[in-house]
RNA sequence: GGAGAGGUGCCAGAGCGGUCGAAUGGGCCUGACUCGAAAUCAGGUGUGCCCGAAAGGGUACCGGGGGUUCAAAUCCCCCCCUCUCCGCCA
Numbered sequence: 001g002g003a004g005a006g007g008u009g010c011c012a013g014a015g016c017g018g019u020c021g022a023a024u025g026g027g028c029c030u031g032a033c034u035c036g037a038a039a040u041c042a043g044g045u046g047u048g049c050c051c052g053a054a055a056g057g058g059u060a061c062c063g064g065g066g067g068u069u070c071a072a073a074u075c076c077c078c079c080c081c082u083c084u085c086c087g088c089c090a
Stems, first nucleotide, its partner, number of pairs: 001086007010026003018070001027045006046061006063079005
């Protein structure tokens, strides 16, 4: 350089244009159980900004930037990064 696959939350990982800021598992937190743990069960658990005394609410964000669309994690374009194969140089 050529071809292909991929980048999603703390981690892994699913995700049809709409019911997705996001399944499921792990981790973590709280509770139940227990003499106490472990295991098990139940619930919760991303970040920024704004409002709020708090609880909570609003809004934006799926590698970065544009575009299409009423609507984009999902489709299109450019760029960045990772992996696999092929080729080239040494």